[in-house]
RNA sequence: CCCCUAUCAGGAGCGACGCAGGGACCUGGCCCAGUGACCGUCGCAGCAACCGGCCCUCAUCACGGCACGGUGCUCAACGCCAGCCCACCUCAGGUCAACGAUGACCGACGGUCGGAACGAUACGGG
Repeated sequence: CCCCUAUCAGGAGCGACGCAGGGACCUGGCCCAGUGACCGUCGCAGCAACCGGCCCUCAUCACGGCACGGUGCUCAACGCCAGCCCACCUCAGGUCAACGAUGACCGACGGUCGGAACGAUACGGG
């Protein structure tokens, strides 16, 4: 770097130092940021339970548990929101038939749900 699978509900942060843009990428929006963001390093703390380990068992597996080791995560907002697809709702408008009431169909914008794509992390493989 590529591939497979799982998750992206919920959970958990303060301080010091450094400094200028940042919220992955593109577009649009909306935000954060010298009251120091983002990110990195360090200190201390925490969350979770993917992998290993251990407990549980006569034994194996599963379930369950612990949190010892390897990752990860917590220091804004759902992965900040939308984009592509399906369904539904609302509705500007349009077409057709009637041309009086009306009916059928299409339907931008907007909203809701689900999915995809992209991305991140973990396990395994190349």